[in-house]
About this RNA:
The RNA shown here (Glycine riboswitch aptamer) has 102 nucleotides and comes from Salsuginibacillus kocurii DSM 18087. The prediction has a mean pLDDT of 81. Lineage of the source: Bacteria > Bacilli > Bacillaceae > Salsuginibacillus > Salsuginibacillus kocurii.
RNA sequence: AUGAGAGCAAGGGGAGAGACUGCUGACGAAGCAGCGCCGAAGGAGCAAACUUAAACUUCAUGUUUAUGUGAAUCUCUCAGGCAAAGAGACUCUUGCUUGACG
Numbered sequence: 001a002u003g004a005g006a007g008c009a010a011g012g013g014g015a016g017a018g019a020c021u022g023c024u025g026a027c028g029a030a031g032c033a034g035c036g037c038c039g040a041a042g043g044a045g046c047a048a049a050c051u052u053a054a055a056c057u058u059c060a061u062g063u064u065u066a067u068g069u070g071a072a073u074c075u076c077u078c079a080g081g082c083a084a085a086g087a088g089a090c091u092c093u094u095g096c097u098u099g100a101c102g
Base pairs, nucleotide, nucleotide: 005098006097007096008095009094010093011092012091013090018035020034021033022032023031024030036082037081038080042078043076044075045074049069050068052066053065054064055063056062057060
């Protein structure tokens, strides 16, 4: 000195589903109750594969059973959400930090 990738900050983009019904409340927000829904805050679950142990026989890169590790935009819907606002996985730009490769 190049700057893949990673982290942080700011700004932009960003889907889905009842402006549901009743009561309270100043319309509203919000709270309680009821039914109906969504998945992209968060959370939870697991496939292949690999590891370990045991058993079996064809003694092999073998077969079977059990345990462990094991991903997501998949699944669940606990939480959250279902006009606007806010939130929002992910993504883009800029700045700062670090830094593979050369």